[in-house]
RNA sequence: GCGGCUUUAGUCUAGUGGUAAGAUGCGAGCUUCCCAAGCUCGAGAUGCGGGUCCGAUUCCCGCAAGCCGCA
Numbered sequence: 001g002c003g004g005c006u007u008u009a010g011u012c013u014a015g016u017g018g019u020a021a022g023a024u025g026c027g028a029g030c031u032u033c034c035c036a037a038g039c040u041c042g043a044g045a046u047g048c049g050g051g052u053c054c055g056a057u058u059c060c061c062g063c064a065a066g067c068c069g070c071a
Base pairs, nucleotide, nucleotide: 001070002069003068004067005066006065007064010024011023012022013021018054026042027041028040029039030038047063048062049061050060051059
């Protein structure tokens, strides 16, 4: 330099053109003599910028980062 793949809560992992799920972590409450465990509730995310579309996390383009391969 070229090609391919990936990017979603603090962390790990799902998901689909119609307002995103789970685990863990965090906060509050219940329980307990206390801690831990357990139960309930809550907040929290689609890498960035454009395009298409009634509607984009999804499709297209570019950029950035990471990984793999080739040279």
Transfer RNA from a Nanobdellota archaeon, 71 nucleotides, folded computationally.
Its Rfam family is "tRNA". It is annotated as a transfer RNA.
NCBI's taxonomy places the organism under Archaea, Nanobdellati, Nanobdellota.
The RNAcentral record of the sequence draws on ENA.